[in-house]
Context: one part of a larger RNA
């Protein structure tokens, strides 16, 4: 000496369940595998090292220790970890009784609005824009009125509100269904944590196959703008967007903060559920638990900031960085209908 990080400098795997493995509550006995002392044996000499001695001295060269951190047999020791057996109730999980919610799925219903059809009433202009224009309209629009038809969303409520692992989730009713969450403390008795492979999920897009098309709209066409304007404005418009199966597996999948315990001031809001106080009741006040939020102390941070929902202080397991470019690349492998995903360098440069 025996790395140092990862929230913005390179870096937390999109997200879950889990297989190995790593890790792992409290009490006893027992074991001796790991530890840990003593003993013996070995760890060849030569050399290094320390003391002494021989060549006039040194180099060199005799002697003796020392040291060889290692290894075997053996005698022990028994905290501690590892095995064994017993016990135990905090972790965990089950019960019971409760509210809370856009969780998921699937099936019927609503109303509002665009459009698009058929009649009525009406007549000349509508529509668009900075201003026009393309466009629509006397084969009667737009305005209005009644009726039809259909697709697609779901205004108010609606809130740093609420639910999910994450991606996501918002009309109302039924079915089925997951997860948290709070009282209670009856019940198993450590069953926990993590989590390479692996398996599932997984927004837009985009692909196959059949459907479906009301707005919206890549691509395409036309009118403007411009010096041009392959744009931005404007008039159309096909894929698509929407349903059912199936693939793809990616994002500024982001809190750009991996999971899990456990400690460390506090103030203030809110959402769900208790306890107390008060009261006739219901508000209010005082408190616990769990979740979102803002503010701030220690610390911590390069500095912004973070601060009991850490980026603090500590354990434990998984993933990742290692100067900028060439590289979200190239070649190979796996996947995939393709698009292309996934792993993934080197010359060379600076």
């Nucleotide at each position: 000496c025996u790395g140092g990080g990862c929230g913005u400098a390179a870096a937390g795997g999109g997200c879950g369940c889990g297989u190995a493995g790593g890790c792992g509550g409290u009490c006893u006995u027992c074991u001796a595998g790991g530890u840990c002392a003593g003993a013996u044996g070995u760890g060849a000499a030569a050399g290094c090292c320390c003391c002494a001695g021989g060549c006039u001295u040194a180099a060199c060269c005799u002697g003796g220790g020392a040291a060889u951190u290692g290894c075997g047999u053996u005698u022990g020791a028994a905290a501690c970890c590892u095995g064994a057996a017993g016990a135990c109730u905090u972790g965990a999980g089950g019960c019971u009784g409760g509210g809370a919610g856009a969780g998921g799925a699937a099936a019927g219903c609503g109303g509002a609005a665009u459009u698009c059809c058929u009649g009525g009433u009406g007549u000349a202009g509508c529509g668009g824009u900075g201003a026009a224009a393309u466009g629509c309209g006397u084969a009667g629009a737009u305005a209005u009125c009644a009726g039809g038809a259909g697709g697609a969303a779901c205004a108010c409520c609606a809130g740093u509100g609420g639910c999910g692992a994450a991606g996501g989730c918002g009309g109302c009713u039924u079915u089925c269904u997951g997860g948290a969450c709070c009282a209670g403390u009856u019940c198993u008795g450590a069953c926990g944590c993590u989590g390479a492979a692996g398996c599932g999920c997984g927004a837009a897009a985009g692909c196959g196959u059949g459907g479906g098309g009301a707005g919206c709209a890549a691509a395409c066409g036309g009118g403007a703008u411009u010096a041009g304007a392959u744009a931005c404005c404007c008039c159309g418009g096909u894929a698509g967007u929407c349903c059912a199966c199936g693939c793809u597996g990616u994002a500024a999948a982001c809190g750009u903060u991996g999971a899990g315990c456990a400690c460390u001031a506090g103030g203030u809001g809110u959402a769900g559920c208790g306890g107390g106080u008060a009261u006739c009741g219901a508000c209010c006040c005082c408190u616990g638990c769990u979740g979102u939020g803002c503010c701030g102390c220690a610390g911590c941070u390069a500095a912004c900031g973070c601060a009991u929902u850490a980026a603090g202080u500590g354990c434990u397991c998984c993933g990742c960085c290692u100067g900028g470019g060439g590289a979200u690349u190239a070649c190979g492998g796996u996947c995939g209908c393709a698009a292309g995903a996934c792993u993934g360098a080197a010359a060379c440069u600076c």